GlmS glucosamine-6-phosphate activated ribozyme aptamer, 149 nucleotides, folded computationally. Of the family's consensus pairs, 84% are formed in the model. The sequence was found by an Rfam model in a public genome assembly. Rfam family: glmS glucosamine-6-phosphate activated ribozyme aptamer. Rfam classes the family as a riboswitch. Rfam describes the family as follows. This entry contains a glucosamine-6-phosphate activated ribozyme that is found in the mRNA for GlmS. GlmS is an enzyme that uses fructose-6-phosphate and glutamine to generate glucosamine-6-phosphate. The literature on the family includes a 2004 paper in Nature by Winkler et al., "Control of gene expression by a natural metabolite-responsive ribozyme".

RNA sequence: UGUUUAAUAUAAGCGCCAGAACUUAUAAUAAUAAGUUGACGAGGUCAAGGUUAAUCGAAUUUCGGCGGGUGCCUUGCGGGUAAUACAAUCGUUAGAAAUCAUACAAAUAUUAAAGUGAUUUAUAAACAAAAAUGAUUUCAUGUAUUAUA
Numbered sequence: 001u002g003u004u005u006a007a008u009a010u011a012a013g014c015g016c017c018a019g020a021a022c023u024u025a026u027a028a029u030a031a032u033a034a035g036u037u038g039a040c041g042a043g044g045u046c047a048a049g050g051u052u053a054a055u056c057g058a059a060u061u062u063c064g065g066c067g068g069g070u071g072c073c074u075u076g077c078g079g080g081u082a083a084u085a086c087a088a089u090c091g092u093u094a095g096a097a098a099u100c101a102u103a104c105a106a107a108u109a110u111u112a113a114a115g116u117g118a119u120u121u122a123u124a125a126a127c128a129a130a131a132a133u134g135a136u137u138u139c140a141u142g143u144a145u146u147a148u149a
Stems, first nucleotide, its partner, number of pairs: 014067004019063001020037007040057003046076006077091003082146005095139008111122004
């Protein structure tokens, strides 16, 4: 480096299911068995550790529970016109706020297919908000030391 075998990983609105709701059969209102549903997209990850109802709207079993998690905190690293330290702020597109502008979703529904059924899969068109981007304005862009001219 190639081949073979086995194991592990593949996800992060993500995974799972003892409650719950729903379906079918037995059955007859109470259970048994077998099933189904149980987060819809937008947005979000420097590294390590810690922590747990971690942003936005659409929709309302998206109820409830468990796990995980890009949130938050601490430390470290890094960015912002020489270097170092400290402080604040941010995260490689690497200050904050306000106003205006810009581009935006999927589920649902419809139709088709599968299923006895709950339901599942695929599907043209439609409709958000936050964050973001751009412009303008305001604020901040520090302190100390060192080096060079």